[in-house]
RNA sequence: AAAAAGAGUUUGAUCCUGGCUCAGGAUGAACGCUGGCGGUAUGCUUAACACAUGCAAGUCGUACGAAAACUUUUUUUUGCUUGCAAAGAAAGUUUUAGUGGCGAACGGGUGAGUAACGCGUAAGAAUCUGCCCUCAGGAAGGGGAUAACAGUGGGAAACUACUGCUAAUACCCUAUAAGCGCAUGCGUAAAAGCCUUCGGGCACCUGGGGAUGAGCUUGCGUCUGAUUAGCUAGUUGGUGAGGUAAUGGCUUACCAAGGCGAUGAUCAGUAGCUGGUCUGAGAGGAUGAUCAGCCACACUGGGACUGAGACACGGCCCAGACUCCUACGGGAGGCAGCAGUGGGGAAUAUUGGACAAUGGGGGCAACCCUGAUCCAGCCAUGCCGCGUGUGUGAAGAAGGCUUUCGGGUUGUAAAGCACUUUCAGUGAGGAGGAAAAGUUGGUCGUUAAUACCGGCCAGCCUUGACGUUACUCACAGAAGAAGCACCGGCUAACUCCGUGCCAGCAGCCGCGGUAAUACGGAGGAUCCAAGCGUUAUCCGGAUUCAUUGGGUUUAAAGGGUCCGCAGGCGGGGUAUUAAGUCAGUGGUGAAAGCCGGCAGCUUAACUGUCGAAUUGCCAUUGAUACUGGUACUCUUGAGUGUAGUUGAAGUAGGCGGAAUAAGUCAUGUAGCGGUGAAAUGCAUAGAUAUGACUUAGAACACCGAUUGCGAAGGCAGCUUACUAAGCUAUUACUGACGCUCAUGGACGAAAGCGUGGGGAGCGAACAGGAUUAGAUACCCUGGUAGUCCACGCCGUAAACGAUGAUCACUCGCUGUUGGCGAUAUACUGUCAGCGGCCAAGCGAAAGCAUUAAGUGAUCCACCUGGGGAGUACGCUCGCAAGAGUGAAACUCAAAGGAAUUGACGGGGGCCCGCACAAGCGGUGGAGCAUGUGGUUUAAUUCGAUGAUACGCGAGGAACCUUACCUGGGCUUAAAUGCAGAACGACGGAUUGGGAAACCAGUCUUUCUUCGGACGUUUUGCAAGGUGCUGCAUGGUUGUCGUCAGCUCGUGCCGUGAGGUGUCGGGUUAAGUCCCAUAACGAGCGCAACCCCUAUUCUUAGUUGCCAGCGGUUCGGCCGGGGACUCUAAGAAAACUGCCCGCGCAAGCGGUGAGGAAGGUGGGGAUGACGUCAAAUCAUCACGGCCCUUACGUCCAGGGCUACACACGUGCUACAAUGGCCGGUACAAUGAGCAGCCACUGCGCGAGCAGGAGCGAAUCUAAAAAACCGGUCACAGUUCGGAUCGGGGUCUGCAACUCGACCCCGUGAAGCUGGAAUCGCUAGUAAUCGCGCAUCAGCCAUGGCGCGGUGAAUACGUUCCCGGGCC
Repeated sequence: AAAAAGAGUUUGAUCCUGGCUCAGGAUGAACGCUGGCGGUAUGCUUAACACAUGCAAGUCGUACGAAAACUUUUUUUUGCUUGCAAAGAAAGUUUUAGUGGCGAACGGGUGAGUAACGCGUAAGAAUCUGCCCUCAGGAAGGGGAUAACAGUGGGAAACUACUGCUAAUACCCUAUAAGCGCAUGCGUAAAAGCCUUCGGGCACCUGGGGAUGAGCUUGCGUCUGAUUAGCUAGUUGGUGAGGUAAUGGCUUACCAAGGCGAUGAUCAGUAGCUGGUCUGAGAGGAUGAUCAGCCACACUGGGACUGAGACACGGCCCAGACUCCUACGGGAGGCAGCAGUGGGGAAUAUUGGACAAUGGGGGCAACCCUGAUCCAGCCAUGCCGCGUGUGUGAAGAAGGCUUUCGGGUUGUAAAGCACUUUCAGUGAGGAGGAAAAGUUGGUCGUUAAUACCGGCCAGCCUUGACGUUACUCACAGAAGAAGCACCGGCUAACUCCGUGCCAGCAGCCGCGGUAAUACGGAGGAUCCAAGCGUUAUCCGGAUUCAUUGGGUUUAAAGGGUCCGCAGGCGGGGUAUUAAGUCAGUGGUGAAAGCCGGCAGCUUAACUGUCGAAUUGCCAUUGAUACUGGUACUCUUGAGUGUAGUUGAAGUAGGCGGAAUAAGUCAUGUAGCGGUGAAAUGCAUAGAUAUGACUUAGAACACCGAUUGCGAAGGCAGCUUACUAAGCUAUUACUGACGCUCAUGGACGAAAGCGUGGGGAGCGAACAGGAUUAGAUACCCUGGUAGUCCACGCCGUAAACGAUGAUCACUCGCUGUUGGCGAUAUACUGUCAGCGGCCAAGCGAAAGCAUUAAGUGAUCCACCUGGGGAGUACGCUCGCAAGAGUGAAACUCAAAGGAAUUGACGGGGGCCCGCACAAGCGGUGGAGCAUGUGGUUUAAUUCGAUGAUACGCGAGGAACCUUACCUGGGCUUAAAUGCAGAACGACGGAUUGGGAAACCAGUCUUUCUUCGGACGUUUUGCAAGGUGCUGCAUGGUUGUCGUCAGCUCGUGCCGUGAGGUGUCGGGUUAAGUCCCAUAACGAGCGCAACCCCUAUUCUUAGUUGCCAGCGGUUCGGCCGGGGACUCUAAGAAAACUGCCCGCGCAAGCGGUGAGGAAGGUGGGGAUGACGUCAAAUCAUCACGGCCCUUACGUCCAGGGCUACACACGUGCUACAAUGGCCGGUACAAUGAGCAGCCACUGCGCGAGCAGGAGCGAAUCUAAAAAACCGGUCACAGUUCGGAUCGGGGUCUGCAACUCGACCCCGUGAAGCUGGAAUCGCUAGUAAUCGCGCAUCAGCCAUGGCGCGGUGAAUACGUUCCCGGGCC
């Protein structure tokens, strides 16, 4: 200086644990869509697969001989007059195969191998080093060959044999000698010239030193696997010898028996290493392209030669594979150099230019060579920069999209107007990369020297692949230049249409089953931008392996327990040391990179330069607190002694009683036993039961307890012996002897195994009996192994406190066991245990809390999502059973812990309800009615379907209704409105056709104030749909349920979901009220307020009433009356108010008083928050979708009434509490003019014909059961009335399908109804009739009301059903 972010997903909701997923950055990338320019960098990650072709290492004639070409001069000879020509010789220049020198070991490529002194870092000693620098010395004298070449051969070729000639800086000999070896001594051993301007230059030999480069050794660091635990014979060391440039088992002979390994040897797998790169706050993690250092390799394997250097990429030899040539005898080759080809692959470039620069090799040099290098080409592969225009411009244009049709949006966006000209284009100009070398001159140094050589200065001469360079100027014109992904949440950005769990999407959660912001398209929006997305991989987020920085009671995780080696850790004091530790200094930590400053390209990327950093290693000097080492010492940790004490501690032996079973004898008789109930079983051959005696095995009642002991497992009658342990007191002894513990060892319930005993009871397996749909179970009767003993195995358990061991510290209260001090369980103190409650603290919470899950220390064990799986394989152990160790593929987005709310339970408590019980009457059986299912049909329209559908929508289907079917018609239509046009009609009457609707024809027919009105036709716009979706909806309704509940504000508690309040004790029909209370209040419900009814009073008396008075045709009929009934308006009355008892109170009890009514007087209306995607698109309304000569609309006929059957709801019955006949009474609610209908006549009757009254307290309608009398006598009847035949009445256009009623005849089933099931608690059930709606009529036995008569029973809450609270 820089620097740390989270989110989605488990649940109804919550907190936690935990995994999965996402947002970021990066890449030698690839793929999809798209693509203007420039700078700069990168570019086979795969087959170290195979390679055509060209190039990538040559150079030196100033080392050498020779050859060829050319030139010049000179010279010789010939032709020949000069001159010219030819040939030869010499010289020069150029070229060259060969000899020779140097180079070729560099540069360039690749990463196969390698887990290694290979690499990195820091050291070391026993070495070599061409060219280069420096110092010293030398270079004398000789010699023999050989290639080339020539000749003769062989071979297809590659190539090669023989003979002959020749040179050197090639080779050899002699001499010389500094020098090498510690030394006497001995031994070894050099050389070359070439050029010259004559000054010298280059080269050569020997030795010393340096520099550079290389070889060797060592410390430390360097991946995974233990389901790889032992490896090693040249192995480890020594001596001698050999070998090397050099040390060394490097090699060899002999000797010794070592060496390595749990701090991981050996083996297996994977991998070039590093500087660095990516990421990260960092620590780390991942990685090792380009650039740089090292290593290794060069078709595969092996080997050496040459050389200073190689065991050699473009050298050699051998072997192998492959390719090519061949005359078949034999040969040639190695792109992991640069290009390029094939192949592989998702994928990676030109068979380019130049040595101008930088660098390298050779050369004295000029120069030559250089696919190193510098450039160019290709690719959006990355990074960086620029552009695709700027300003103005609202009629907010057109178009698109959308819409609630008003508008909104695209959008100042466009057009238009005014400007600009980067980049690209065209033309012109034009740096720098170039400095040298060479040559001339000058000067300085060197020198004897004005030579030479070197340095510097000046002049001259040239040298650019890139290159049409960068850059600059001019010209024209907005002109040539925008896409990609995404828009449900995470995550910035929303609508329409299409589709309909299809097509598809998806990173995770998840979208799509007819209104999809999630699929596809469109409009619009958002992000980034010459790119944008996707895929792959790495780091991050992930504190999700946690050193920084996690955990283990219940989430994954404490080993079953103890002992204990190694290891880790360890009490007080003194002295010393200086290993750890700390500080200073020196060396190193290559460059590049990263970071900072400055600088160069217009900027940036990029590059240059300086600095910092490089946290590391080595060396050295110092410090000494702490840790370690050494020495001495101490007592508090630990241990020992002494004296007590405790216990179901262990092992072995002995003894005891109760019970059980069996046996014998006896008493005794019919059952016993067992269960929910039974049966199997036992028993008259005498059981069970009872008594006596005998035998056997196992276990030890009471005491007995949150008791005690033990390391854990575990241990229980009494007693003896042996053994171990704890605790207390004392403070005598030792003097840190300690703690923990991987591997290891020992112990280790039950079951099981082996051998031998034993066997009463119990009792796996097994058998039988039950139960059950089944019952391989639970229950019962038997019963083997086993359980018991001895010895030996096994080694596991929810072996649990689901809590490892040890030490220290940290508020209290209380109980208890064993000691101690005190005389002593007054009280109190102390040590060691065993329990309960609680504070701080901790914890996700539950909870833990001196026996920690608190606060610290040490050591060990274990965990890292669920499943697969404690499985497979391998190994170890075991007689076996099995145990231990212990994966992966694949699959899921969760699995899980604690707590919360509700619901549920054949869980508990309390309470209520015709819920049961107690009763009364039904249904289920019959016939019929009606609804439904099913079936049928052209259609039997549709809906309702457990409770909460089924006499329900329908409060009335012959047509209509009607929605269904068949057939026939109509097409703006049946109605209404607006606008335009035309006509004077429309309509009516009538004729024909027709089933009708309708079609065709004839006749007749407007008003006017002249504006028009009215009507029809026609055109246009609005239609119409009982078509779909009740799971898009409103409204309405059912049900839980008239059940007593459902919530809110503030406060308080809890991390939170939530809780509290609303719970508790009472009480109530009630969350009704009272008391208590971290709650205090409030709202919707309950109750009350409303209506009817029961009593009274006041007011008012008509159509109602009539006590008294009068009249009367004897009827409240009349006069009158308001008393009464009644009517309908108002008021009163009931509140546990009074009394007694109980109770704190609320309240409860009472044959209490009073009262018409008594504890809600009876009934109604009234239905909290919500549940059932409950019902209804067919009452109505409405979104969306669908039909439009039809899914609309009109008409006729048919159907909704079908009928083997099943179910629901009813009616009528089965009779004598009855039927029939006759007689006599008593209501209320309602209704009525296209109506109710008195009365009269006719008809047996339904009715018909006349005809008063009444739009109604006035008129109209038998009330029935009941009661009285008669008859019937238990029968399919004088019960019952179905069915059928005949005849009628009424309504209606019309009673065939398909009406009701009447009369005559007919006279079915049925004699009280199986399992099961329904209603009802008082004016109720039961029973009896009456009225009304709908309606022409009616299938009404239904529905809704009204009154008459009028019961029984409730012990009680165990059970069934439903509900409320805890």
Background:
This is a predicted structure of a 1366-nucleotide RNA (small-subunit ribosomal RNA) from Prasinoderma coloniale. NCBI's taxonomy places the organism under Eukaryota, Viridiplantae, Prasinodermophyceae, Prasinodermales, Prasinoderma. Its Rfam family is "Bacterial small subunit ribosomal RNA". Its mean pLDDT, the model's own confidence on a scale to 100, is 83.